Description
This is a predicted structure of a 62-nucleotide RNA (Fluoride riboswitch aptamer (crcB RNA motif)) from a Thermoleophilia bacterium.
RNA sequence: AGGCGCCGGGGCGAUGGAGCUCGCCACGAACCGCCGCACAGGCUGAUGGCUCCUACGAUCGA
Numbered sequence: 001a002g003g004c005g006c007c008g009g010g011g012c013g014a015u016g017g018a019g020c021u022c023g024c025c026a027c028g029a030a031c032c033g034c035c036g037c038a039c040a041g042g043c044u045g046a047u048g049g050c051u052c053c054u055a056c057g058a059u060c061g062a
Stems, first nucleotide, its partner, number of pairs: 010025004016053006033043003
């Protein structure tokens, strides 16, 4: 370096991707934001948390 055998391999945490980490659930589950009596209408955030990327938003400068 290659080959063989065995074991592990899941889903989810309000909109995208990756790494790390925490928690929850067992397909009948976890999960599916907030304000407004309700409708109408309105509001925050791409994270459960941290970092980075993408998109978006706000302010200032060149």